C1' cells in the first nucleotide's frame, strides 16, 4: 500500500430496517446472628466519529478513527 473482520451498558456479547436487550458486575429491599448463597426491584447507552438513502437506520451506502488478520 491492497483486501477482509471487529467496534452496542463497567466487562463479555445478542440485536441484520419499525420504542436498544441478556449474562456477569453495581445499588435498593427481603431472607440470615454476620457474611455468602438465594429472591425482588432499580440505575447505567451521543450503538467508535461524520455524512447520505429512507416515513423510519445499531442494521443499508460513502468517508473516517482504533484494534486484529492475510497479501504485497
Nucleotide at each position: 500500500g491492497u483486501g477482509g473482520c471487529u467496534g452496542u451498558a463497567g466487562c463479555u456479547c445478542a440485536g441484520c430496517a419499525g420504542u436498544a436487550g441478556a449474562g456477569c458486575g453495581u445499588c435498593u429491599c427481603c431472607u440470615u446472628g454476620u457474611g455468602g448463597a438465594g429472591g425482588u426491584g432499580a440505575a447505567g447507552g451521543u450503538c467508535g466519529g461524520g455524512g447520505g438513502u429512507u416515513c423510519a437506520a445499531c442494521u443499508c451506502c460513502c468517508c473516517u478513527c482504533a484494534g486484529c488478520c492475510a497479501c504485497c

The prediction has a mean pLDDT of 81. A computed fold for a 72-nucleotide RNA from a Minisyncoccota bacterium, annotated as transfer RNA. Taxonomically the source falls in Minisyncoccota (Bacteria, Bacillati). Rfam family: tRNA. Its family is annotated with triplet codon-amino acid adaptor activity in the Gene Ontology.